[in-house]
RNA sequence: GCUCUCUGGAGAAUCCCGUUAAGGGUGCCGAAGGUGUAAGCAGAUAAAGCAUAUCUGUGAAUCUCUCAGGCAAAAGGACAGUGAGA
Numbered sequence: 001g002c003u004c005u006c007u008g009g010a011g012a013a014u015c016c017c018g019u020u021a022a023g024g025g026u027g028c029c030g031a032a033g034g035u036g037u038a039a040g041c042a043g044a045u046a047a048a049g050c051a052u053a054u055c056u057g058u059g060a061a062u063c064u065c066u067c068a069g070g071c072a073a074a075a076g077g078a079c080a081g082u083g084a085g086a
Base pairs, nucleotide, nucleotide: 002085003084004083006081007080008079013026015025016024017023027071028070029069033067034065036063040058041057042056043055044054045053046052
């Protein structure tokens, strides 16, 4: 690091339409999952080496996007801790 048990665990609408349904609308949130990327690294080109430039690839997050998900409670929940297992 992985799986399981237990504990803690944030944000944002108990909005509107609709037959309290299905479905739709508007405004929001970021902490399941997913997208994007800085330095660095690798490669290509510039005649060879060094340097440099351009391009390509790789490249982290609680940053970013808001696809997914969510906006009373419940559930879920990144992350942190307890115990156990292979």
Molecule: Glycine riboswitch aptamer
Organism: uncultured Blautia sp.